Predicted 3D model of a 538-nucleotide part of an RNA (large-subunit ribosomal RNA, domain I) from a Flavobacteriales bacterium. The source organism's lineage runs through Bacteria, Pseudomonadati, Bacteroidota, Flavobacteriia and Flavobacteriales. It matches the Rfam family "Bacterial large subunit ribosomal RNA". Rfam 15.1 lists 51,934 matches to the family in 10,816 species. Gene Ontology terms of the family: ribosome and structural constituent of ribosome.
[in-house]
Context: one part of a larger RNA
RNA sequence: GGCGUAUGGUGGAUGCCUUGGCUCUCAGAGGCGAUGAAGGACGCGAUAGGCUGCGAUAAGCCAUGGGGAGGUGCAUAAUGACCUGUGAUCCAUGGAUUUCCGAAUGGGGCAACCCAGUACCAUGAAGUGGUAUUACCCUGAAAAGGGAGCUAACCCGGGGAACUGAAACAUCUAAGUACCCGGAGGAAAAGAAAACAAGUAGUGAUCCCCCUAGUAGUGGCGAGCGAACAGGGGCCAGCCCAAACCAAUGCCGUUUCGGCGGAAUUGGGGUUGUAGGACCACAACGUGGACUUCGUAUACAUAGUGGAACCCUUCUGGAAAGUUGGACCAUAGCGGGUGACAGUCCCGUACACGGCAUGUAUGCGAUACCUAGUGGUAUCCUGAGUAGGGCGGGACACGUGAGAUCCUGUCUGAAUCUACCGGAACCAUCCGGUAAGGCUAAAUACUACUGAGAGACCGAUAGCGAACCAGUACUGUGAAGGAAAGGUGAAAAGAACCUCGAACAGAGGAGUGAAAUAGACCCUGAAACCGUGCGCCU
Numbered sequence: 001g002g003c004g005u006a007u008g009g010u011g012g013a014u015g016c017c018u019u020g021g022c023u024c025u026c027a028g029a030g031g032c033g034a035u036g037a038a039g040g041a042c043g044c045g046a047u048a049g050g051c052u053g054c055g056a057u058a059a060g061c062c063a064u065g066g067g068g069a070g071g072u073g074c075a076u077a078a079u080g081a082c083c084u085g086u087g088a089u090c091c092a093u094g095g096a097u098u099u100c101c102g103a104a105u106g107g108g109g110c111a112a113c114c115c116a117g118u119a120c121c122a123u124g125a126a127g128u129g130g131u132a133u134u135a136c137c138c139u140g141a142a143a144a145g146g147g148a149g150c151u152a153a154c155c156c157g158g159g160g161a162a163c164u165g166a167a168a169c170a171u172c173u174a175a176g177u178a179c180c181c182g183g184a185g186g187a188a189a190a191g192a193a194a195a196c197a198a199g200u201a202g203u204g205a206u207c208c209c210c211c212u213a214g215u216a217g218u219g220g221c222g223a224g225c226g227a228a229c230a231g232g233g234g235c236c237a238g239c240c241c242a243a244a245c246c247a248a249u250g251c252c253g254u255u256u257c258g259g260c261g262g263a264a265u266u267g268g269g270g271u272u273g274u275a276g277g278a279c280c281a282c283a284a285c286g287u288g289g290a291c292u293u294c295g296u297a298u299a300c301a302u303a304g305u306g307g308a309a310c311c312c313u314u315c316u317g318g319a320a321a322g323u324u325g326g327a328c329c330a331u332a333g334c335g336g337g338u339g340a341c342a343g344u345c346c347c348g349u350a351c352a353c354g355g356c357a358u359g360u361a362u363g364c365g366a367u368a369c370c371u372a373g374u375g376g377u378a379u380c381c382u383g384a385g386u387a388g389g390g391c392g393g394g395a396c397a398c399g400u401g402a403g404a405u406c407c408u409g410u411c412u413g414a415a416u417c418u419a420c421c422g423g424a425a426c427c428a429u430c431c432g433g434u435a436a437g438g439c440u441a442a443a444u445a446c447u448a449c450u451g452a453g454a455g456a457c458c459g460a461u462a463g464c465g466a467a468c469c470a471g472u473a474c475u476g477u478g479a480a481g482g483a484a485a486g487g488u489g490a491a492a493a494g495a496a497c498c499u500c501g502a503a504c505a506g507a508g509g510a511g512u513g514a515a516a517u518a519g520a521c522c523c524u525g526a527a528a529c530c531g532u533g534c535g536c537c538u
Stems, first nucleotide, its partner, number of pairs: 001537009015523001016487002020458002022455007029447002031150002039101003042055003046079001050074002061095006070083003106115003116134007136147004154185001155183005165172001169220001195203002207234004217225002238439003241383001245268005251262004273417001275382004279376004288370002293366010304353003310326001312325001315322001327344002329333001335347003388412008419434005474481002494522001497509004
């Protein structure tokens, strides 16, 4: 030095575990903010560095309800000082307080700081201090009211790429995606036919799902893009203005002062395609509604209360819930804990019950608001720089095509019910509808957040980046990037005392414990790597 064997060190794999994650389901909630938010800074404890809580009333104050013996959060180092059956701590609801910064809003500013005006007060002057108030925009005569800022996704609108694919690339694609901006709601958007359809048949607002269908189409007819009708389901709900006409009010014009006319405002009226309405004639006071506010009742939510049945027994063991023998409950044998695996030990569970206050829903009552017919047809009304057209674009599954339909930058520009639009160029017939004003629940989308629950999801190099004081430490001027790190034991019983040692290092005894090769670098403790004893070989 090698090989073998035994035994250690180192190391932290593996196994087991789970406080944490991940993905869903069912409910709730779907916002917070000038009454100052979200997010922070700085403070507040007997002692106090961090977290949590709170705000100079500062781990808290008040009221009401619950609860019932200990309590002063994590945190059980000890000590001290206190509170508590005159009901503390704790839980729920409502209220009070709530420094400074921050939309930040008196002015300024390098956020958490600096400096003011006005009124009043301390206070009589200066000075200083206290309280209140003082930003901007919109509406309004003013008084006053509203807005702003934050927030995960979902939604609508205004803008809007490129990489990429086409095996290059320009039309095209990616994609109206990413991203930016504006706006809103618990959903949003859409929505009551100038719609579909077409078979000499019909349907009857919108939205969503299945299907139609990778079909019809579109396409350097390349890559690709890609419907609709019909059918089956979910959910169902329809309405209001403008105008004609009537009236009132003030104003203007005109007047023979009787009026008449005009535009404006307000009220009545009226709302459609089988055309309807005004107008004229007749009839009628009822029926419903998508519900403003208040009261009341019930239910639920936000604390809780009761809640069955073995102190049985043998054995093993440190420990019984295991095992043996017997017994009991069950509308409860979900789950968790307890020294190993517990229906009957503990918390619970099934079931039953409860309520001050606040909130939500539903019913009822009151109240506010809205809501009908028939016939006649001379006249009047029925949304104009609109519909349509030319040119240029865009949207439609559709790239200009035979190209309808929708939007419009520009130039133009109708008709008025004997009317107008559509039915995929265009024309005729036929059919369907009534544009140029508006509202509309549900079925649909999403989950930052709350509660309950589930998993052929993970189990510490996994699962969120984060099971642990993590968006921390650390890096970067900055935008930003971004870790590692879980496990003694049933219980600290966390090793009194002694010895060696310089020792508050470490070790050896002793003691605890079932175990200390469970000793805090603490469950298990693989391999690499490094020793030691013994055997063999060189």